[in-house]
Context: one part of a larger RNA
């Protein structure tokens, strides 16, 4: 290199835009890159292969042929592929309508709970737990009532429901912004798919530098448990959990299933839009796209199970797989303030 593969056995990149590259709808002209067929030369000789023949055979040689996979020139074909020109509207994109929507980002507002302070009422216990103690209280606590601060998160509605590319994203208004569906076919007219490098977003923790801290809370501390308890339970409690600017670039970043397109029986919820028909009617109910889910059929799978939202059939492009450990480590090299990311081996060893 072929060939076989990646939802659980190695094996789908975290996720996106997008360069190069690769791949590419229809119909006509022309051209001859590829592609095919003829001809001519070239492919040195030996070897290898086939016949034949020389050494008594053979090994070695001798002649003869094929082959030399392959180039080059010339002469033709034009279905395909590629190129030029010129049309098309089915891919894709604009446009226009009226709908959905925790999608993003920014300001303001709101209402329960916490836990503080401050004043009332009140008296002795509260709190915890399997039981218990540490703790907390007569300097008056728990409870209960009122007035105040101040911070993070929003019960119910809430769903197997929506939105985003992932990561996510929920109290209410307002402002600015995104995307994606449907429904009309007016306009462009293949403008596409996918994507090595690249670039941009990427949970939580963590890092600088400044702000904020109610309530949780690594880490500490005590208190019990135990043979020991560097734990699980209890009281505490600091980073941090929050905002503002940067940085980090991982993860069970999971549908453990890249994306993009086409085809292949159905049942049954559920969200959005349209449209029939029907009515008091915005319901129901038929019919169509787009989302999302459960059951299953051919097929498909080692088998679980996938089954129109594929793990079926099948095109295109990408990433990555090749025994276990060693090891996602060592070194190198980029990258970061660190932490460490990201590339990525050997020895030996089963």
């Nucleotide at each position: 290199c072929u060939g076989g593969g990646c939802g659980u056995a190695a094996a789908g990149g975290g996720u996106g835009c997008g360069u190069a590259g690769g791949u590419g709808g229809u119909c006509g002209c022309c051209u001859g890159u590829g592609u095919c067929g003829g001809a001519u030369g070239u492919g040195a000789a030996a070897g290898c292969c086939c016949a034949c023949g020389g050494c008594u055979c053979a090994a070695c040689c001798g002649u003869g042929g094929a082959a030399c996979g392959g180039c080059a020139u010339u002469c033709g074909a034009a279905a395909c592929u590629g190129g030029g020109c010129g049309g098309c509207u089915g891919g894709a994109g604009u446009g226009c309508g009226g709908g959905a929507u925790g999608g993003g980002a920014g300001a303001g507002c709101g209402g329960a709970a916490u836990u503080c302070u401050u004043g009332g009422u009140g008296u002795a216990g509260c709190g915890g737990u399997g039981a218990a103690a540490u703790g907390c209280g007569u300097u008056g606590a728990u409870a209960u009532c009122a007035a105040g601060a101040a911070g993070a998160a929003c019960a119910c509605c809430g769903g197997u429901g929506g939105c985003g590319a992932a990561g996510g994203c929920g109290g209410c208004u307002c402002u600015c912004u995104g995307g994606a569906g449907u429904g009309c076919a007016a306009c462009u007219g293949a403008c596409a798919c996918u994507g090595a490098g690249g670039c941009a977003c990427g949970a939580a923790a963590g890092c600088u530098g400044g702000g904020g801290g109610a309530g949780c809370a690594a880490a500490c501390a005590g208190g019990a448990u135990u043979a020991g308890a560097u734990a699980c339970c209890c009281u505490g409690g600091u980073a941090g959990u929050c905002c503002c600017a940067g940085c980090u670039g991982u993860a069970a970043a999971c549908g453990g299933u890249g994306c993009g397109c086409a085809c292949u029986u159905g049942g049954u919820g559920u969200g959005g839009c349209a449209g029939g028909a029907a009515u008091u009617g915005a319901c129901c109910c038929c019919u169509g796209c787009c989302g999302u889910g459960c059951c299953g059929g051919a097929g498909c799978u080692a088998a679980c199970g996938c089954g129109u939202u594929a793990a079926g059939u099948g095109c295109g492009c990408c990433g990555c797989c090749u025994g276990g450990g060693g090891a996602g480590u060592a070194c190198g090299g980029u990258c970061g303030c660190a932490a460490g990311a990201c590339u990525a081996a050997a020895a030996c060893u089963c």

This is a predicted structure of a 350-nucleotide part of an RNA (small-subunit ribosomal RNA, central domain) from a metagenome. The full RNA is in RNAcentral, with records from SILVA. The coordinates come from a structure-prediction model, not an experiment, and the mean pLDDT is 88.